[in-house]
This is a predicted structure of a 105-nucleotide RNA (SAM riboswitch aptamer (S box leader)) from a Bacillota bacterium. Of the family's consensus pairs, 97% are formed in the model. It was read from a public genome assembly, where an Rfam model found it. The prediction has a mean pLDDT of 85.
RNA sequence: CCUUUAUCAAGACAGGCAGAGGGAUCGGCCCGAUGAUGCCUGGGCAACCGGCGCACGAUGCGUGCGGUGCCAACUCCGACGGCGCCAGACGCCGACAGAUGAGGG
Numbered sequence: 001c002c003u004u005u006a007u008c009a010a011g012a013c014a015g016g017c018a019g020a021g022g023g024a025u026c027g028g029c030c031c032g033a034u035g036a037u038g039c040c041u042g043g044g045c046a047a048c049c050g051g052c053g054c055a056c057g058a059u060g061c062g063u064g065c066g067g068u069g070c071c072a073a074c075u076c077c078g079a080c081g082g083c084g085c086c087a088g089a090c091g092c093c094g095a096c097a098g099a100u101g102a103g104g105g
Stems, first nucleotide, its partner, number of pairs: 001105008013042005021031003025079004043071003048067003051063005075097001080094005
């Protein structure tokens, strides 16, 4: 980098460093010198994989020990298609894209 598969409506902040953009892309809308994004330390959330325990027909439940992940906004909203509506607004469904875990090349 490509690919398979599962999930994406819930949840979880303090301190330090640094100093201008950041929220993947585009449009919107937000966050940001009352210091964002990022990095470090500590803390926390969750329970995907492993471990351990219990039950077992598939497999499930618990624990949070190890490996990841995550801690503004639904994946912040939309982007393509469909449905409801005369239409718009709005709402719903699916796809695409993206993120994360686990596996494969």